[in-house]
Context: one part of a larger RNA
């Protein structure tokens, strides 16, 4: 010198754009933060209109068609998005292949196909436990929800049999036979359109395996029994000791094996001429984890932050008998620290879930608040004004010095205040949180707006005074013990400037 998610201390007018719990992966009060589909179902309630009976002429009933709205069965989403960074030194992570060992909803593209039939349950009625959370029974219904035949282009398995590729074929490519194995329906007057089931192709997603590279200590030198490999059965969408049972005795190591310490990784970033050093916050990509540990369940996908179910710990309610919770989602609170904001408005944009669609949901987002935390811009006035007021310092008493500085005289309006217009963003009407914001105009006035460290060498800036090895300074020499340019304190200067300066960390 350069840099920070920065913190102190003093000081602070504006604007843009970014950034903001580095510690306790500590506890969490409260309110949001995952719904959506009546065009998959039977219901329940409204409203309007028609419509039956009865009437006290208010109205009750009943039929029928339309609109809304919905607990519940049911379908899709909830595995994406949003946070953390504990734990991992590891096929985690980057890169390089390989998958002849795999999967893939929603979506494109292609081929065919949508025929019959059943039996039930939840809402809902009842009757019943409980303090609550929640159940039990008994009864009645529907469906794109369940479960049978059927077809069967087709897959899938089996036998036999073909053909080529390949490092390597149980798995590719063909034929023959067998057995097995699919569907739902909705809206619309229709036309259609959405929606289903098989299959074969893609995109895009993912799992695996695999050279190579990934911090320190050898004051960790030996480690290893599912341990190395082999059959063989079992699991997986797939290899696989991924697991069992037998059977060999192997497999790893100074090219550091086991151990122990540290730590998510990369793009990147700061620093340097560059080798290199140092870090991984903001933003993107992968990974792990969602109190603590273990499990599986649905489902393409989870072994699932706001799903379940067991142990814990720890918090609440409790009618003591049992029940409930998990902010490493935006706020927001306690508590820890030197130290990190608002319990904010919109879904107008972009996306993302559901829907045919109108829509509805979306603390993801886009926007305001907050903080000189970082950059970058802007201002705090501009000209003129004396051989130089006044007041301060200093002085050799002649003077010098603050000084063109001030006053004063003209002058302008960035800013500001005050009115007055006021957007873009919204891709064919409409519809904008931000926001009456940016911006534009006008009127007012030099009006609202400067400080901070240093001043012995290093290092740009010197004088008095007080003090007297005290009281103090201090990066590093070293200052201070009676004329201290080094301590205070004032004039002056010098640097930098809405900031200075100090500590910390890193080149």
């Nucleotide at each position: 010198g350069g840099a920070u998610g920065a913190a102190c201390g003093c000081u602070g007018g504006c604007g843009g754009c970014g950034u903001g719990c580095c510690u306790a992966a500590u506890a969490c009060a409260u309110g949001c933060a995952a719904g959506u589909c009546g065009a998959a179902c039977g219901g329940g309630g409204a409203g309007u209109a028609c419509u039956u009976a009865c009437u006290u002429c208010g109205g009750u009933u009943u039929u029928u068609a339309c609109u809304c709205c919905u607990a519940g069965u049911g379908g899709c989403g909830a595995a994406c998005g949003g946070g953390u960074g504990a734990g991992u030194a590891a096929c985690g992570c980057g890169u390089u292949g390989g998958u002849g060992a795999c999967c893939u909803g929603c979506c494109c593209c292609g081929a065919a196909g949508c025929g019959g039939g059943g039996g039930a349950u939840a809402a809902c009625a009842g009757u019943u436990c409980g303090a609550a959370a929640g159940g039990a029974c008994u009864g009645c219904u529907a469906a794109u929800a369940c479960c049978c035949c059927a077809u069967g282009u087709g897959g899938u398995c089996g036998u036999a049999c073909u053909g080529g590729u390949u490092a390597g074929a149980g798995g590719c490519u063909g034929u023959a036979c067998g057995a097995c194995u699919a569907a739902a329906g909705g809206a619309g007057u229709a036309a259609u359109c959405c929606a289903c089931u098989u299959c074969g192709g893609g995109a895009g997603g993912g799992g695996c395996c695999u050279g190579c590279g990934u911090c320190c200590c050898a004051u960790c030198a030996g480690c290893u029994a599912g341990u190395u490999g082999g059959u063989a059965a079992g699991g997986u969408a797939a290899c696989g000791g991924c697991c069992u049972a037998c059977c060999a005795a192997g497999g790893c190591g100074a090219u550091g094996a086991c151990g122990g310490g540290u730590a998510g990784g990369g793009g990147a970033c700061c620093u340097g001429a560059g080798a290199g050093g140092g870090u991984g916050g903001u933003c993107c990509c992968c990974c792990a984890c969602a109190c603590u540990g273990g499990c599986a369940c649905u489902g393409a996908a989870a072994c699932a932050c706001g799903g379940g179910c067991c142990a814990g710990a720890c918090a609440c309610c409790u009618a003591c008998g049992g029940g409930u919770g998990g902010c490493a989602g935006c706020a927001g609170u306690a508590g820890g620290g030197a130290a990190u904001a608002u319990u904010g408005c919109a879904c107008a944009a972009u996306g993302g879930g559901c829907g045919a669609a109108a829509g509805c949901c979306u603390g993801a987002u886009g926007c305001a608040g907050c903080a000189a935390c970082g950059c970058c811009g802007c201002g705090u006035g501009c000209g003129c004004g004396a051989a130089g007021a006044a007041g301060g310092c200093c002085u050799u008493c002649g003077g010098g010095u603050u000084g063109u500085a001030a006053a004063g005289c003209g002058c302008u309006u960035u800013u500001c205040u005050g009115g007055a217009g006021g957007a873009a963003g919204a891709g064919a009407a409409a519809g904008g949180a931000c926001g009456g914001u940016a911006c534009u105009c006008c009127a007012g006035g030099a009006a609202u707006a400067a400080g901070g460290a240093u001043c012995g060498g290093c290092u740009a800036a010197c004088u008095a005074c007080g003090u007297g090895c005290c009281a103090g300074c201090a990066g590093c020499c070293g200052c201070g013990g009676u004329a201290a340019c080094a301590c205070g304190u004032a004039g002056g200067a010098u640097c930098c400037g809405a900031g200075c300066g100090u500590u910390a960390u890193c080149c």